[in-house]
RNA sequence: UUCAUAUUUUAGCAAACUUAUUGAAAAAUAAGGACGCAAAGCUAUAGGGACUAAAUCCGUUCGGAUAGGUCAGCCAGUUGCAUUC
Numbered sequence: 001u002u003c004a005u006a007u008u009u010u011a012g013c014a015a016a017c018u019u020a021u022u023g024a025a026a027a028a029u030a031a032g033g034a035c036g037c038a039a040a041g042c043u044a045u046a047g048g049g050a051c052u053a054a055a056u057c058c059g060u061u062c063g064g065a066u067a068g069g070u071c072a073g074c075c076a077g078u079u080g081c082a083u084u085c
Stems, first nucleotide, its partner, number of pairs: 006084001012037002017032006035073001041078003047075002049071003056065004
């Protein structure tokens, strides 16, 4: 110096839920709030996967297909991290 495992302190992030705003929806943002996280940092024209279906298309008033929408706290890729053994 690197890798793996375990642990402590400080700092960090913030699920569900609530309120407000935006959106067709999925969901996002802000304020509360903490289930958890050693990458819960970043990446969604260019890996896989998941969610939604406004517009469009097909049959017809209801259903089906479809992403330029969304998810990085699903896997993945990439960068990086304090102390002790």
The RNA shown here (c-di-GMP-I riboswitch aptamer) has 85 nucleotides. The coordinates come from a structure-prediction model, not an experiment, and the mean pLDDT is 76.